[in-house]
């Protein structure tokens, strides 16, 4: 230095023909149980890496800059 991938909850991670984002784990009450655990029930948390543009409206298109990977020089 060029090109692909990819950066979304504490951890995994789906969603990408644009319409304010699933579920698992954990984490908190509760129910069962001598007591833990497992097992059922309910609930908390993410405005999407950062800035900008387009657009009535962006996780999603457009450019920039950045971090991680792979592959070339």
């Nucleotide at each position: 230095g060029u090109g692909g991938c990819g950066g979304u909850a504490g951890c995994u991670g789906a969603g990408u023909u644009g319409g304010u984002a699933a579920a698992g784990c954990u984490c908190c009450a509760g129910a069962c149980u001598g007591u833990g655990g497992a097992u059922c029930u309910g609930g908390u948390g993410a405005u999407c890496g950062c800035g900008a543009g387009u657009u009535c409206a962006a996780a999603u298109c457009u450019c920039g800059c950045u971090c991680g990977u792979c592959a070339c020089u």